[in-house]
RNA sequence: ACCUUAUCCAGAGUGGCGGAGGGACGGGCCCGAUGAAGCCCGGCAACCGGCCGCGUGAAGGCGGCGGCACGGUGCCAAUUCCCGCAGGACGGCAAAGUUCUGGGAGAUAAGGU
Numbered sequence: 001a002c003c004u005u006a007u008c009c010a011g012a013g014u015g016g017c018g019g020a021g022g023g024a025c026g027g028g029c030c031c032g033a034u035g036a037a038g039c040c041c042g043g044c045a046a047c048c049g050g051c052c053g054c055g056u057g058a059a060g061g062c063g064g065c066g067g068c069a070c071g072g073u074g075c076c077a078a079u080u081c082c083c084g085c086a087g088g089a090c091g092g093c094a095a096a097g098u099u100c101u102g103g104g105a106g107a108u109a110a111g112g113u
Base pairs, nucleotide, nucleotide: 001113002112003111004110005109006108007107008106013041015040016039017038021031022030023029025084026083027082028081042076043075044074047072048071049070050068051067052066053065054064055062056061080105085102086101087100088099089098090097
């Protein structure tokens, strides 16, 4: 870098340093000197490992359920902020608009090439 699988309407700070940007991309709409990014601390969650209990098995064990949060990540404005492609329903002269389903793109984890 690419591929596969799972998840993405929950949750997380009145902290310190820092100083202008940030929300992937395009459009929109927002956040930001009442302090952006980044770093530290703190926190959230429970994907992988580990450990504990239940379950199951004759057993090695197994994966199902529940738990801990020790290790590896991740995450901490707004649903992945919304839309982006296709189709259905409503709506209207039409266009807009509303809504639903599927897909695409993206993010994260685990595995693979």